[in-house]
Context: one part of a larger RNA
């Protein structure tokens, strides 16, 4: 000099676009972030309305708990671990796939149970137990077999679910795309040799098991191989990437924000359900911690949005809204959505705008300095004339939205009117370095990036005049090039 997710002094008028726990992945009160389908199904637990012996019944919309579908693998957080096929960029064969498109066939006739609900019992709660009743797009058999699967080529095997306002909405099997997902390979991805030997499922092959699929993934049994000075093993650090900064390039640091990929959800471990987890707001087991308990037992996970408490120099609202975009569910109407889209808070960045313009010499009056003549403050002010950016008050008032809907927002924008009105600091002036003099201090207080200043004439400490640089900024620290 540039640059920062900064932060600290002093100071502060407005916009418009960003950005904002970088520390303890510490620990969290409260509230909200995941539902939705009554056009799968038994029903009816509040609401509206009518009757009513006031027990209770009817009805429409519609719907609490339940059963059953689908979604809770997404969107959102965060970088603890991980030095690895994690990323990266090229290939590869031995693979799955709901929902969505395309084509082709089929949807037949049948069973048992069970939740919810009624009675009762347990327990403080959390929840649970026994007994009856009851549906289904829930769950089982049969039939069929275009197709699949296996096949010794004879043959065995293998499916479905109905709802409906009659318009659809679905259900089953194959075969293909579309996009995703897993695997496996080449290369390339930080420090240390004051780490040199690592290695027994280790390295291959045979058989089997398991996976959706290759494979020592796993197991038996055979052989004794595999990796290393072209760094193995070990130790430390760290997510990785497009990008970001700096540089005239090469080429150095760094990886907030935004995109993609990885990992992870109190820690450590397992599976389960499903097309897909081995699962943030599921489930089980251990733990450590905080609550509740009637002491027998039981809850709970903010590294999700807000906010709390700690830690720190340090970092924000316990906000509207689903009006746009997208997402889940639904024929749809809708619903849900702290994903989002916006509005507060912070000069944290950047970029613009404004703080008046023109005239004005008696070169005023104070201040400063002074060789006492004067100089300098300085056209600067006073004073005249102008203008409204920007304030203010008022009135009108969008785009974003398709025909209907706007959170933002009575926001932006536009018109009037009113008046210089509402708006300038900071640093620094001994050389590097643009910018000087008087008073104070007296090696004292003190400054200081370096070199250095101050011991009675300091242009270097302090203060005051005046100048320089820069500006809603100015400077310090702290990092990188």
């Nucleotide at each position: 000099g540039g640059a920062u997710a900064a932060a600290c002094g002093c100071u502060g008028g407005c916009g418009g676009c960003g950005u904002g726990c970088c520390u303890a992945a510490c620990a969290c009160a409260u509230g909200c972030a995941a539902g939705u389908c009554g056009a799968g199904c038994g029903g009816u637990a509040a609401g509206g309305c009518c009757c009513u012996u006031c027990g209770g019944g009817g009805u429409a919309c519609a719907c609490g708990a339940g059963c059953g579908g689908c979604g809770g693998a997404c969107g959102g957080g965060u970088g603890a671990g991980u030095a690895a096929c994690g990323c990266g960029u090229g290939g590869g064969a031995g693979u799955c796939u709901a929902c969505c498109c395309u084509a082709a066939a089929c949807u037949g006739a049948g069973g048992g149970a069970u939740a919810a609900g009624c009675a009762c019992c347990g327990g403080a709660a959390a929840c649970g137990g026994u007994g009856u009743c009851u549906a289904a797009u829930a769950c089982c058999g049969c039939a069929u077999a275009u197709g699949g699967u296996c096949u010794u080529c004879g043959g065995a095997u293998u499916a479905a679910a109905g709802c409906u306002u009659c318009g659809g909405c679905g259900g089953u099997u194959u075969a293909g795309g579309a996009a995703g997902a897993g695997c496996c390979c080449g290369c390339g991805u930080a420090a240390g040799a004051u780490u040199a030997g690592c290695u027994a499922g280790u390295u291959g092959g045979u058989a089997a098991g398991g996976u959706a699929a290759u494979g020592g993934c796993u197991u038996a049994c055979c052989a004794a191989g595999g990796c290393g000075a072209c760094a193995a093993u070990c130790u430390u650090u760290a997510g990785c990437u497009g990008g970001u900064u700096u540089g005239a390039g090469a080429g150095g640091a760094u990886g907030a924000u935004c995109a993609g990929c990885c990992a992870c959800a109190c820690u450590g471990g397992a599976a389960c359900u499903g097309a897909g987890a081995c699962a943030c707001g599921g489930u089980c087991c251990a733990g450590a911690c905080u609550c509740c308990u009637a002491c027998g037992g039981g809850a709970g996970g903010c590294a999700g949005c807000a906010g709390u408490g700690a830690g720190g120099a340090a970092u924000u609202u316990u906000c509207c809204a689903c009006a746009a975009u997208g997402g889940g569910g639904g024929c749809a109407a809708c619903c849900c959505u702290g994903a989002u889209g916006g509005a507060g808070c912070a000069a944290c960045g950047c970029c613009g705008c404004g703080u008046g313009c023109a005239g004005g010499a008696u070169g005023a009056a104070u201040g400063c300095c002074u060789u006492c003549g004067g100089g300098u403050u300085g056209u600067a002010a006073a004073c005249u004339g102008c203008u409204u950016u920007u304030a203010u008050a008022c009135g009108u008032g969008a785009c974003g939205a398709a025909u209907a809907u706007g959170a933002c927002g009575g926001u932006a924008g536009c018109g009037u009117a009113u008046g210089a009105a509402u708006a300038a600091g900071g640093a620094u002036c001994g050389g590097c370095u643009a910018a000087c003099u008087c008073c104070g201090u007296g090696c004292c207080a003190g400054c200081a990036g370096c070199c250095g200043c101050g011991g009675u004439c300091a242009u270097a400490c302090g203060g005051a005049g005046g100048a320089u640089c820069c500006a809603a900024g100015c400077g310090u620290u702290a990092u990188c090039c």